Predicted 3D model of a 698-nucleotide part of an RNA (large-subunit ribosomal RNA, domain II) from a Gemmatimonadaceae bacterium. Its mean pLDDT, the model's own confidence on a scale to 100, is 85. Rfam family: Bacterial large subunit ribosomal RNA. Rfam links the family to the GO terms ribosome and structural constituent of ribosome. The full RNA is in RNAcentral, with records from ENA.

[in-house]
Context: one part of a larger RNA
RNA sequence: UCCGGCGAGUUGCUCGUCACGUGCGAGGUUAAGCUUCUGGAGAAGCGGAGCCGAAGCGAAAGCGAGUCUGAACAGGGCGCAGAGUACGUGGCGGCAGACCCGAAACCGAUGCGAUCUACCCAUGGCCAGAGUGAAGCUCGGGUAACACCGAGUGGAGGCUCGAACCCGUUUCUGUUGAAAAAGAUUGGGAUGAGCUGUGGGUAGGGGUGAAAGGCCAAUCAAGCUCGGAGAUAGCUGGUUCUCCCCGAAAACUAUUGAGGUAGUGCCUCGGGGCAUGUCUUGCGGAGGUAGAGCACUGAAAGGACGCGGGGCCCCACCGGGUUACCAACUCCUAUCAAACUCCGAAUGCCGUGAAGAUGGACCCCGGGAGACAGCACACGCGCGAUAAUGUGCGUGUACGAGAGGGAAAGAACCCAGACCCUCGGCUAAGGCCCCCAAGUACGGGCUCAGUGAGAAAGGAUGUGGGUGUGCAUUGACAACUGGGAGGUUGGCUUAGAAGCAGCCACACCUUGAAAGAGUGCGUAAUAGCUCACCAGUCAAGUGCGCCUGCGCCGAUAAUGGUCGGGACUCAAGCUCGACGCCGAAGCCAGGGAUCCAGACCUUCCUGCGGGAAGGCUGGGUGGUAGGGGAGCGUUCCGGUAGCGGAGAAGCGGGGGUGGAAACCUUCCCGUGGAGCGGCCGGAAGUGAGGAUGCCGGA
Numbered sequence: 001u002c003c004g005g006c007g008a009g010u011u012g013c014u015c016g017u018c019a020c021g022u023g024c025g026a027g028g029u030u031a032a033g034c035u036u037c038u039g040g041a042g043a044a045g046c047g048g049a050g051c052c053g054a055a056g057c058g059a060a061a062g063c064g065a066g067u068c069u070g071a072a073c074a075g076g077g078c079g080c081a082g083a084g085u086a087c088g089u090g091g092c093g094g095c096a097g098a099c100c101c102g103a104a105a106c107c108g109a110u111g112c113g114a115u116c117u118a119c120c121c122a123u124g125g126c127c128a129g130a131g132u133g134a135a136g137c138u139c140g141g142g143u144a145a146c147a148c149c150g151a152g153u154g155g156a157g158g159c160u161c162g163a164a165c166c167c168g169u170u171u172c173u174g175u176u177g178a179a180a181a182a183g184a185u186u187g188g189g190a191u192g193a194g195c196u197g198u199g200g201g202u203a204g205g206g207g208u209g210a211a212a213g214g215c216c217a218a219u220c221a222a223g224c225u226c227g228g229a230g231a232u233a234g235c236u237g238g239u240u241c242u243c244c245c246c247g248a249a250a251a252c253u254a255u256u257g258a259g260g261u262a263g264u265g266c267c268u269c270g271g272g273g274c275a276u277g278u279c280u281u282g283c284g285g286a287g288g289u290a291g292a293g294c295a296c297u298g299a300a301a302g303g304a305c306g307c308g309g310g311g312c313c314c315c316a317c318c319g320g321g322u323u324a325c326c327a328a329c330u331c332c333u334a335u336c337a338a339a340c341u342c343c344g345a346a347u348g349c350c351g352u353g354a355a356g357a358u359g360g361a362c363c364c365c366g367g368g369a370g371a372c373a374g375c376a377c378a379c380g381c382g383c384g385a386u387a388a389u390g391u392g393c394g395u396g397u398a399c400g401a402g403a404g405g406g407a408a409a410g411a412a413c414c415c416a417g418a419c420c421c422u423c424g425g426c427u428a429a430g431g432c433c434c435c436c437a438a439g440u441a442c443g444g445g446c447u448c449a450g451u452g453a454g455a456a457a458g459g460a461u462g463u464g465g466g467u468g469u470g471c472a473u474u475g476a477c478a479a480c481u482g483g484g485a486g487g488u489u490g491g492c493u494u495a496g497a498a499g500c501a502g503c504c505a506c507a508c509c510u511u512g513a514a515a516g517a518g519u520g521c522g523u524a525a526u527a528g529c530u531c532a533c534c535a536g537u538c539a540a541g542u543g544c545g546c547c548u549g550c551g552c553c554g555a556u557a558a559u560g561g562u563c564g565g566g567a568c569u570c571a572a573g574c575u576c577g578a579c580g581c582c583g584a585a586g587c588c589a590g591g592g593a594u595c596c597a598g599a600c601c602u603u604c605c606u607g608c609g610g611g612a613a614g615g616c617u618g619g620g621u622g623g624u625a626g627g628g629g630a631g632c633g634u635u636c637c638g639g640u641a642g643c644g645g646a647g648a649a650g651c652g653g654g655g656g657u658g659g660a661a662a663c664c665u666u667c668c669c670g671u672g673g674a675g676c677g678g679c680c681g682g683a684a685g686u687g688a689g690g691a692u693g694c695c696g697g698a
Stems, first nucleotide, its partner, number of pairs: 001698006011096003015093010027052003033046005056063002066078004099238002102235001106228004111224002118202009127192001129161003132157001136153006165189003171184003204220001206216003241631006251264005266370001267368007277358005282352004291343001292341002297337003301333004308326002310323005374399001376397008404415003419592004424588003430582003433566003439579001442577005452568001458553002462550010479537005485510003490504003516531001520529002593621006600615006632687001634684007642676002650671005655664003
C1' cells in the first nucleotide's frame, strides 16, 4: 500500500421548549399499590396522594380583576377581556462521558521497586615490573655548644614510567549496527579521595548526589503499577445509502475577547398579515463632496510703495544723512489647502401621487441553522514610497459555493449561469494559412523593423499625410569652368604677425559682374590651397520649420532558442470599411423528468368542507456551510399469503427492471446442501474509503 471484518449524534430523566397526532376539555391526568383476566408480552378495573391549568399584583403585611408606586380618585409598571391538560412521535436545549478517537498532566494507594545506578554500613579480595630517593639514622668534617657541610644508610610520596584493573581524550568505522551506546586506533588514572566480590541500608515531593537537574531497573524538572477515569482538550483528525426544493456568511455590537462565544444582520421551515416591497419615469426636499475660488483661516513666488528694524557715515547730547539688507500694511502679476470656503455640481439619500416593470418580493410571530480567518478585479479614499498577490474602509462584480467557451497553460479578467437526451439549428466573447472548426475572402491605406511578438528619458536627411515660409526660366539648389582684385604687410603687439598667435577699430576707401581689413587648411613669417561673393555651363525644382501615422537606435543575466508552435512581408503585421462563416452546457427546435402555480377538463373517493390520479397552460430545476421534503437497503419482532432435497440461503456467470439508493415473489445455467422470504406494521448495536483508525491476511 491493497483485501476482509470492526469502527462515530446514542440512552436515561414525573427536565424544558416548539411542531404534529390522539383523548377529554374549565378542566386534564393518575403514581406507588390493590383486584381480576390472560398461554405469554401484557390487558382491564380500582386507587385523586400528587402535578399542571382555571388570577393577578406587591419585598412583604396584604388587597384582588385588579394591584404596586404615590398625598392622589394623577401618571406609570405588571396584569384582566376564557384554553388547557394527559399520552405518543419528531426537532432543539438542559443534566449526565452525551458524536467517536487523542494529550502533556493532577490526585490517591497498607501498593511494587536500590539484582541497574547514587551514597552509606559490615566483611573479604586485588594492584607485573621499573624509576626517583623525603624524614630519620650512622660515620667523617665543622661549632664554645648548637647550627651547618659531605659520604653512606634509609625507603617516604592523593611522587614518576608502565601491564592487570578502572576510565572513556582523539579519529575512523558502525547508524534497518555484530551492539537500543559497540569495534579499532589513540589517550587518562594505575598505593589511592584507588578498584572490586558478597551481605545489608536509604523510596517518590521522597531518597541519593565531589552538583550534571545527575541517578533511583534501556523510563526522571518528580519512578513504576493499579485506581479517581470515558480527567479535561474554546485544539487537530474522522463521522458510513439515495433523490427532490431552497440556500448563506466571513459583518455590527459585546466579551480575560481576538482561530471561541452571545445578541443582531444574512439562510431555511411552519403559521399569520394580504399589496404593504423593490426598480424606472415625474414632482418636492435636505446637503457642502468633485470641481472651482481666495471673500475668511493659513501657506506661498516676483514686482511697486515702504511703517518698523539692521548696516555705514556725521554727531557731546538731541538729531541728521545714506543704503543693491530684512520687512508690516496696501496695490499689481501668478499660485496652494483633508482638518480654508464668496461659490458649487453629477450621483446617491429622504418623501410622494400616478403609470409601467418585478417577485419563493415585503411585514409580523414561532422551530432549526450555519457564519462572525475571506479573497481578486474596477472605481472613490487613508496608511505605505501616487511600492507590494501590502494594509485599512466605502460602492459594485466575480470567486468563495460556478461547470461551459475565450485569454497557449491560469479561483478572481472577457463571454456566459450546466434538469436530462439529440451524428438538429442560431449566436456571444474570441476567431477563420497549417497544427485547429471557419475567408490563403473583398476594397483603401501604412509598415521593411520579423516592427508585429516587452520598455523610458534622449537621439536620427527612415518613410507616409497635413501645414507654414524662403529661393527659382529676369534660370534657383547641387555639380563643373573661370574670377575671388587694389590702397595694404590696416593699426597695435612682436624676433616675426603679411586676411588667418593675440589686441583695437566709426572695420574704411577704390576698381568692378563680384571679391570679408577675411570661413577653414597651411608657413618661422611670406608663399600655397580654399570659402564667402560674382560670372559662365546646365535646365526644374530647391531650402528651412511646425503638426501627425507607422517604423529605427537607446535594449545587458547566467544549460538552446522561439509569437502557443509551424510559418508569415501589396501579409497570415498595423489601420479604415464592407460581406460571409466558425464558435459555449447561452438561445432556438424536438422528446423526456421533476417542482411550484392555475380560473379549466376527465376519472375515482368523500365525513360534502374537500382530497387523489391523469390531462392542459405558465414558470422554475449550478450550488459549499446549512434548513426542509420523499425514499432505498440491512438485522430482529408481530400479523398474513407463500417457496424449498423435483434443491433454501450464499457464491460464480448470463438476461432484465426502476428517477436514484437499488431490485427481479418474473427469468436461465453452474456451484452449494437446509433453510428462505413477498406484503402490512413495529423495534434498531441500520449503510464505510479515509480517523499517522483497530484486528487479521496478502